[in-house]
């Protein structure tokens, strides 16, 4: 050198044939407790590595191009 896989919220992940971007954990605030701790309810946090490009519509399809991992010689 080829070749597969991988990048989504602080962190771990999902959304599979194009159609509002979600869960747990954690943050923060309320209930509930004498306090704490547990529960329970709510919210905040996302240029979906990056760019291009097709479409009305792109995390999702094309192309480039970066990170980490593997298989090969």
């Nucleotide at each position: 050198g080829u070749c597969c896989c991988u990048g989504u919220a602080g962190c771990g992940c999902a959304a599979u044939g194009g159609g509002u971007a979600g869960u747990g954990c954690g943050u923060u605030g309320a209930a509930c407790u004498u306090c704490u701790a547990u529960u329970u309810c709510a919210a905040a946090g996302g240029u979906c590595a990056u760019g291009c490009g097709u479409u009305c519509g792109a995390a999702u399809c094309c192309c480039a191009c970066c990170u980490g991992g593997g298989a090969u010689g």
Predicted 3D model of a 73-nucleotide RNA (transfer RNA) from Trichonephila inaurata madagascariensis. The RNAcentral record of the sequence draws on ENA and Rfam. Rfam family: tRNA. The family's RNA type in Rfam is transfer RNA.